[in-house]
RNA sequence: GGAGUCGGCCAGACAGUCGCCGCCGAAGCAAUUCGGGGGAGGAAAGUCCGGGCUCCACAGGGCAGAGUGCCAGGUAACGCCUGGGCGGCGUGAGCCGACGGAAAGUGCAGCAGAGAGUAGACCGCCUACGUCUCCUUCUGGAGGCCGGUAAGGGUGAAAGGGUGCGGUAAGAGCGCACCGCACGCCUGGUAACAGCGCGUGGCAAGGUAAACCCCACUCGGAGCAAGACCAAAUAGGAACCCCAUGACGUGGCCCGCGUCGGGUUCGGGUAGGUUGCUUGAGGGUCGUGGUGACGCGCCCCCUAGAGGAAUGACUGUUCACGACAGAACCCGGCUUAUCGGCUGACUCCCUCC
Numbered sequence: 001g002g003a004g005u006c007g008g009c010c011a012g013a014c015a016g017u018c019g020c021c022g023c024c025g026a027a028g029c030a031a032u033u034c035g036g037g038g039g040a041g042g043a044a045a046g047u048c049c050g051g052g053c054u055c056c057a058c059a060g061g062g063c064a065g066a067g068u069g070c071c072a073g074g075u076a077a078c079g080c081c082u083g084g085g086c087g088g089c090g091u092g093a094g095c096c097g098a099c100g101g102a103a104a105g106u107g108c109a110g111c112a113g114a115g116a117g118u119a120g121a122c123c124g125c126c127u128a129c130g131u132c133u134c135c136u137u138c139u140g141g142a143g144g145c146c147g148g149u150a151a152g153g154g155u156g157a158a159a160g161g162g163u164g165c166g167g168u169a170a171g172a173g174c175g176c177a178c179c180g181c182a183c184g185c186c187u188g189g190u191a192a193c194a195g196c197g198c199g200u201g202g203c204a205a206g207g208u209a210a211a212c213c214c215c216a217c218u219c220g221g222a223g224c225a226a227g228a229c230c231a232a233a234u235a236g237g238a239a240c241c242c243c244a245u246g247a248c249g250u251g252g253c254c255c256g257c258g259u260c261g262g263g264u265u266c267g268g269g270u271a272g273g274u275u276g277c278u279u280g281a282g283g284g285u286c287g288u289g290g291u292g293a294c295g296c297g298c299c300c301c302c303u304a305g306a307g308g309a310a311u312g313a314c315u316g317u318u319c320a321c322g323a324c325a326g327a328a329c330c331c332g333g334c335u336u337a338u339c340g341g342c343u344g345a346c347u348c349c350c351u352c353c
Base pairs, nucleotide, nucleotide: 001349002348003347004346005345006344007343008342009341010340012318013317014316015315016314017313018312020039021038023036024035025034026033027032041324045335046334048333049332050331051330052329053223054222055221056220065219066218067217068216069215070084071083072082073081074080085099086097087096088095089094100214101213105212106211107208108207122153123152124149125148126147130145131144132143133142134141135140161179162178163177164176165175166174180203181201182200183199184198185197186195187194188193227275228274229273230272237266238265239264240263241262242261246260247259248258249257250256282301283300284299286297287296288295289294319322
């Protein structure tokens, strides 16, 4: 100097004017006015996970259902994060992985291919054994049948360990050495796991579980339109009191039967209002424990809270000319969108001293 990896931060700046939503102070009976101060994000988004909070349900256990799935730790909790293991990619810094079980059972696998799961003779190789025919120099040779063979070719994503030597008619873990694999033990590690540590076994058990399934663990439901409080008008309800021997209907009339009034108080609900509402698993400096996520301690800070829903418009100056996008109960994550800029650590290549 070039190329790259991982993290952190910012998200045009400054000034003025007029508005909008809360808060504080003053004036006013009130409406309101004046002054001061605050007012979107790193994702406020998707609503995909996990919690707080609220109401409902709930003895305990099981079934069903859903989710998670290498190990250890962090956390209020998680499907998140940190560290580690294993596998893959990269020269490297680093990045990616639903990464339990296929030796309980069931299912599935197009095309090609002889054969696809108790493997399989299409080509090839062999003719030792049995048998037939022919030739023959009588030693044997050629061909067929019955057969043998998983070394070689071919098909396929995948063909039941690899290399070499021995062996054989030709072959084959058939035998042996090394490598690989499985199991047991030992060593290291909390563990996952690792070991060119030891022993045993000729090697079986193909693939697929975001197929059913098995194993282990977790999970009650609904959500701020949750919920709580105050509370009209009208209608209905309950209790008590009053008027009573009443009014109306039926009927010719009486009895009978049916229906009906006024007042006070109480309670539930609706409209409406208030609350929940933002001080919280909160943020920052420093110290401290830890590889780290994170924990602990001291001090400091207060940083939107609406309810048809505010955070805007204009002007001036300036620069590198400005992306994605906007709270609605609150937090922790993940994912997705995003013009550009600043900064830290590290890696690789080239050059110079």
The prediction has a mean pLDDT of 76.
The RNA shown here (Bacterial RNase P class A) has 353 nucleotides.